[in-house]
C1' cells in the first nucleotide's frame, strides 16, 4: 500500500509560534483576523491493544488513537408518512433501516 475484523449518538483543552483559510469529497451548514487550519509545550480523555483486580465490569494510561458540531447533516438502496403534479407514475420533505465512502484499532501480507 493491500486484505479481514471491529468500532464510529459516550468521553476530553489551555499557553506560545504562525497568519487564511479549515471541516476528507459534493451539497448545505458551521468554525475562523475575538486568529481559526497547522506545528511545539503542558494538560486531558479511554475506542482498540497491553496490564491489574476471579467475572459482570471497574481500574491504570505502557503502545496506538482522539481532545467544535452524531463520522457536522445529507450523498446510494429499500420501507413508512405526508404535500405537490400525474396516463403509468413521478417530484420534494420528514422519518426508519441497510449499504457505500471515510477515519481509527487490532490482525495478517
Nucleotide at each position: 500500500g493491500a486484505u479481514u475484523u471491529a468500532u464510529a449518538a459516550a468521553g476530553a483543552a489551555g499557553a506560545g509560534g504562525c497568519g487564511a483559510g479549515a471541516g476528507a469529497c459534493a451539497g448545505g451548514c458551521u468554525c475562523a483576523u475575538u486568529g481559526a487550519c497547522c506545528c511545539u509545550c503542558u494538560g486531558g480523555c479511554a475506542a482498540c491493544c497491553u496490564g491489574g483486580a476471579a467475572a459482570a465490569u471497574c481500574c491504570a494510561a505502557g503502545g496506538u488513537g482522539c481532545c467544535a458540531a452524531u463520522u457536522c447533516c445529507u450523498g446510494c438502496c429499500a420501507g413508512u408518512u405526508g404535500a405537490g403534479a400525474u396516463g403509468g407514475u413521478c417530484u420534494c420533505a420528514a422519518u426508519u433501516g441497510g449499504a457505500a465512502c471515510u477515519a481509527u484499532a487490532a490482525a495478517u501480507u